[in-house]
RNA sequence: GGUGCGCGCGCUUAAUCAGUGAGGAAAGUCCGUACACCACAGAGCAGGAUGCCAGGUAACCCCUGGGAGGGCGUAAGCUUUCGGAUAGGGCCACAGAAACAUACCGCUCGAAAGAGCAAGGGUGAAAUGGUAGUGUAAGAGACUACCGGCGCUGUUGGUAACAGCGGCGGCCAGGCAACCCCCAUUCGGUGCAAGGUCAAACAGGAGAAAGAGCCUGCUCGGCUCAAUCGAUCUCCGGGUAGACCGCAUGAACUGGCUGGUGACAGUCAGUCAAGAUAGAUGCGCAUCCGCGACAGAAUACGGCUUA
Repeated sequence: GGUGCGCGCGCUUAAUCAGUGAGGAAAGUCCGUACACCACAGAGCAGGAUGCCAGGUAACCCCUGGGAGGGCGUAAGCUUUCGGAUAGGGCCACAGAAACAUACCGCUCGAAAGAGCAAGGGUGAAAUGGUAGUGUAAGAGACUACCGGCGCUGUUGGUAACAGCGGCGGCCAGGCAACCCCCAUUCGGUGCAAGGUCAAACAGGAGAAAGAGCCUGCUCGGCUCAAUCGAUCUCCGGGUAGACCGCAUGAACUGGCUGGUGACAGUCAGUCAAGAUAGAUGCGCAUCCGCGACAGAAUACGGCUUA
C1' cells in the first nucleotide's frame, strides 16, 4: 500500500441498519477566464503586459501546425531562440594600440623630424567579409571578376511568416533592446472573508399607555419598577450574534461516430462523482504482496510550473 471486518467523523436523509467522502498535482498563486461588488460620457498622459506566421480556445505569458536563425545527430529527427541596433541615448569586464573611428609591433617614403598605410603579427567572446587580380612608394572595395552577406526591386510558389529565381546598389563600421528607448497590439480596481437573504439582543425613532413584573396555578398579602423627566406593550428602520444562499449539472465526465495533419470542434448515447466553516476523509484487528512516492480539498474552470 491492497482486501475484509469492526469502531468513529463530514455530507445526503424525518431518521437509519442505507449511500457517499481528496489529487495528478488538491501545491506555487505565475498567466487567462467565469462569477460578484465597486468605479466608468469621451479623449489624452503616465504605467504595465504582449511581440515570426496561421489556426485552436470563453480567454491566455496556453496549445497545435508551419517559417527563419542557432545547437546536437551519419540520417530520420530532436531541441532552442523570435518586432526594431538604418530614430536617439547608454553600455561592452579582463586583455588589447584601439570596443566604434583605432595604430603597439609592422609596411612605405624620408638623413632625421615627420608623413602615408592597414596587408601581416599580437589581444579578446567580439577587431571592419573571402579568393584572385588590377593598382601603389607601401597599401586598402580604392577599383575589377567571382563567392558570401545586407538593402531596394521584379517575378513565381505559399492564406501568411517565408522560400526559389532574376535585376540594381561596394552598402560590407561588431554586439547588447531581460538598460533606457522606438513601433504595433492590448490592459479599470478588488477577490467567495466577493456578494446576497432571513434575523435575536443592546442603542435609537414613532405610537399607545396607568399600570407592569415577581413570590404564585388562584385569592389575600408582601416586594420591585413606573405613573408625563414614561414602567410596560406594539411598530419602524439599521443588520451585530446566529442561520441560510452563493456551493457542486458543469466552457462537466465516459464511450462511439463524423470533420480536421493537429490543437480541437460537432453529434449521439450514458453518468452524477467531497462540499466542511475551526473546518470530516481517521483508528483497531486480520490477511496478502511487488512493502507502498510527492502530498492533501475550501467559489469554480482552462493552462503553466514545481514536487
Molecule: Bacterial RNase P class A
Organism: soil metagenome